RNAcentral holds the full RNA, with entries from ENA. The part of an RNA shown here (large-subunit ribosomal RNA, domain I) has 590 nucleotides and comes from an Acidiferrobacteraceae bacterium. The source organism's lineage runs through Bacteria, Pseudomonadati, Pseudomonadota, Acidiferrobacterales and Acidiferrobacteraceae.
[in-house]
Context: one part of a larger RNA
Parts: sequence; C1' cells; structure tokens
RNA sequence: GGCAGACGGGGAAUGCCUUGGCAGCAGUAGGCGAUGAAGGACGCGGCGAGCUGCGAAAAGUUCCGGGGAGUCGCUCACAGGCAGUGAUCCGGAAGAAUCCGAAUGGGGAAACCCCGCCGGGGUAACGCCCGGCGAGCCUUGCCUGAAUCCAUAGGGCAAGGCGGCGAACCCGGAGAAGUGAAACAUCUCAGUAUCCGGAGGAGAAGAAAUCAACAGAGAUUCCCCAAGUAGUGGCGAGCGAAAAGGGAAGAGCCCAAACCUCCACCACGUGACAGGUCGAAGCCGUUGUGGCGGGGGGGUUGUCGGAGGCAAGGCGGUGCCGCUUCGAAGGCACCCGGAACAAAUGUCCGUUAGACGAGCAGUCUGGAAAGGCUGACCAGAGAGGGUGACAGUCCCGUAGUCGAAAACGGCACAAAUGACCGACUUGCGAUCCGGAGUACCACCGGGCCCGAGAAACCCGGUGGGAAGCAGGGAAGACCACUUUCCAAGGCUAAAUACUCACUGCUGACCGAUAGUGAACCAGUACCGUGAGGGAAAGGCGAAAAGAACCCCGAGCAGGGGAGUGAAAUAGAACCUGAAACCGUCUGCCU
Repeated sequence: GGCAGACGGGGAAUGCCUUGGCAGCAGUAGGCGAUGAAGGACGCGGCGAGCUGCGAAAAGUUCCGGGGAGUCGCUCACAGGCAGUGAUCCGGAAGAAUCCGAAUGGGGAAACCCCGCCGGGGUAACGCCCGGCGAGCCUUGCCUGAAUCCAUAGGGCAAGGCGGCGAACCCGGAGAAGUGAAACAUCUCAGUAUCCGGAGGAGAAGAAAUCAACAGAGAUUCCCCAAGUAGUGGCGAGCGAAAAGGGAAGAGCCCAAACCUCCACCACGUGACAGGUCGAAGCCGUUGUGGCGGGGGGGUUGUCGGAGGCAAGGCGGUGCCGCUUCGAAGGCACCCGGAACAAAUGUCCGUUAGACGAGCAGUCUGGAAAGGCUGACCAGAGAGGGUGACAGUCCCGUAGUCGAAAACGGCACAAAUGACCGACUUGCGAUCCGGAGUACCACCGGGCCCGAGAAACCCGGUGGGAAGCAGGGAAGACCACUUUCCAAGGCUAAAUACUCACUGCUGACCGAUAGUGAACCAGUACCGUGAGGGAAAGGCGAAAAGAACCCCGAGCAGGGGAGUGAAAUAGAACCUGAAACCGUCUGCCU
C1' cells in the first nucleotide's frame, strides 16, 4: 500500500409524516371609494425587535346576543391585573379611526413643507395650539356681466354627480410580429398579443325593410346537429358558414310625425269684425293668422297603420271645468282593472354566533392499548379528526333535531300606498302623417365562408343624391313575374360567460429537488440605475420530563459521569440515517 471483516466519522439520499399546495363540484357573493377606497407610512404593549391586531379613545372603548371557566395574541418567564356582579372568546350594531394615497387649499423628492377665511383656546403682545371650510370637471338653478344697444362670451354662488381601485368574464376604439406556407411577397399567425375607453353582476344582442321557397316560419341569446358540408383559397398552406331539424329559455314594448291644446318669442293683420267648441241671446275683444321653440294629449303599424272627415254601433256612477245664461258635445278627478316599476310593512325562509345529540367493560403483552383474547351495547350516528400503537360505544364530532336581541338577503307569500298604463269598435277614402343629405349610385376601403370574383348583403371616407303608400327594401350581378318585409329613433328579463373572494364537499392530484415562487415571518433575503429577476430553508419526545449535581477545560467550545425517558447512537448540529469520501482495530497478501 491493497483486499476483507468489525466499529466509527462525514453526508443527507430513502422510508414514514403534513400545518401547505393543485384540480374540481355545489352554494354564496359579485363590488369598494370624496361619509376618503385599494394599498401603505408612522405609531399603540409594564418590560416589546418581528409577525398579528389596533389607531392618539391605538393587542383596544360602548351596547346587544351567544357562551360558561378560566384569562391578559404568536410568547415561555418576570412583574402586575381581570373573572359566576359572568371575564377571555364568538357574532351583530355603534364609537373612535394620526399621516400618505383618486388625495381634492397651495406645493412636493408619497407618508413632508407652506397658506387663507371662520370659530375657539392661550399671551402684555406676537409667535403658538384646537376645530371647520377652501381642488377640478359635468349637469341644474340663481346672481353678475365685456368688446357692442339688446344680447352673448366670460365671472361668481349653491346643490347634485364624477374622479381612483378591483382576478376573470363583456362591449367598443386602435392593432403587431416571431410563426405556417418546409424560402417568400398575396395569404397565415389574427382581429390573436398588446394599448386605450366603457359597463355590469353579468355584458352584448333583441321584437324583422328577417328567413324561406309556392310549403311555411315568426325577437334575441346559448347548446346539439347540419358540417369540416356549401364555399373560399399563390384553388398552396390553410380558412370555413347559413337555413332547416332537436333542445335551454321565453316577453314584449315605448317614441318621432299627422291632429288637438297650452306657454314664450317673432312677423303680419282687422275696427265696416277674421276670434272666443256648437245652437239662441248677450258680453268680451289684438282676443286673430302664420312661423320657430317648449309642455300636455293623441299615436306606433305592413293581411299596411294612424290622424282627420263621414256613417253605424257602443259609452257605469259621483263631483268639477268652460266668457255669462239654458241645453248639447267635450275635458278632468275618483271609484274599477293591469303589471317587467318604486320605497316601505308584515309573514315565512335564509345568512352572519350557537345548542342538544345514542352506545364498553374485563383481561394479556407493552413505556403507553385504541392491538390480542373474552363477553356486551348503539346505530336516522360504522363521515372525519384526536387521544402514549390500529377506538362506532374515551374526546371533538357525525345522523337527526333545535336556535337570533341585532344587522343583512330573498325571483317567495300577503295586503295596502305612490307613480305608470288601461273605453272604444266597425265600415268608407288619391285629404294629412308614417324617421333625408337618409336610401341609392360612383370611386376607394373594411366586414361577411366569400382573397374583386358574375359579388349580392352590411359598415365607413369622398362626391352625387331619391321616392315618399299609386311608396319603399330584400329574395347573391341585372331584369321581369312572384313571394316577403317596412330602413334611415329607442327600451327590454330569462336561458349564456367568468371567479379576486366566502362556505361546504370531493380527488386511480403532490408529499418538502414534489406540490404555488412561497408548508418555515416569501414576492422575503439577495441581484439590478431601472423595468425587472428572485431563492434556500419542514420533522427531538407521548409528555420538556430540554439533562439538577460532580469532573476535565478558560467563568469557553466540546466532552466524561450522574439523572429523565420505552429509547439519549431520540440531547436540541435532535425521526429514519443509503452512497461518495475519511478513519481506528484485526486478519491475509505484497
């Protein structure tokens, strides 16, 4: 030195474990914010660094409810308290809530600096202290008010609203490239990513100028299917419908206009009277006509509808209105009905604390019984967790059944109230109305399965520019016939999408190099000027019983005894403790 055996050191794999994750299902909730949010800074404890909680009333104050013996968070100890006159704890409602932050009196390098006005405190006085108010924009109302007479612009005041944050979902505006086409330009990726605006618990869409095809359907949305079909496509790569059919859900409405009426303004106009609903009598009289604007009524349709006129029919009661009287027609209010409105009330249900809740003993092994053996019991409960090993009957629970002073929710039910809506129907018709710089056309773009194509349809830019019901759009160039629908205004639940968050449950999901980046004080330490990047790190024991005391050593570190414990080669560098690697002893070989 090698090999072998034994025993160690070192190391942290493996096994076992799980407080943390991952995925899903069901339900809830779907917002918070100038009454100052989200998120922070700085503070608050007897001693207090961090976390948690809280805010100068500061690990907390008040009230109400639950609960019933300990308690002053993580957190031991010390000190000092609190508690059956019910603490701690849990739920509800209040109070208070520094500074920054939309941040909003002005400024600003966030958590700081500076100011005005009003009120209060204080001082001899000033400084100083406390409270309140003071941003901008929009809308509405009022006041004021230029050039410039009226007016307008502008200014001021008041009230209401807005602003910012939030995971995904939704709508709109703007809009790539890597890539694919085995290169690449049309094309694709993709109207994706990304940016911006907006909304809500959903959003969008939505009551046919729709489809269809000679038969018909009857708003929208979503699913299945039609169908990878019809199509489109350097006819490459690729892209890719719709109707019909089957389901989910189900709901329909309101304006504009004609016409009537009221108000304001402008223009014109009569006195010999155009008007005041009609008839008669009276009376009034710039009351009139036209235009523009505003309010109310009316009206909302495509087998066209409505207005107005004419004709026919219908039209409950009471009260009131009108220039006067009488009558008529007309109008208004109430009684009545409706429902997709509103805010309350009551009932019921639910949510936010909780409560009751059956049923086992002996013996053996063992440190410990829940294990073995013996004999029982409950079960609307043999889900799960814990307890010194594996427990239906030990503990928490579980099935089942109850429960709220207070707050909140309910598409539920009940009866009211308010607002809203609802008396007309039929016939006749060349009077009036029925959404105009619109439809449509041309050129240029965009969207549709449709890449300019025979290219309809929808949207936009520029230019041109209708008809108007005897009208107009569509049925894939275009025309005819036929059919169908009525644009150029608006609203509308449900079926659909999503999950930051809360509750419950589940897993042929992970088990500490896995599973979230994060099981642990992690978006931390650390890196970066910054945007940004981004870790490692779990396990003594049933219980600290965490090793009194003695010895070596330096009043260390570390160790040897003693003691605890089932175990200390479980001793805090702590479960198990593989391998590399390093030793000690013994044997053999050289």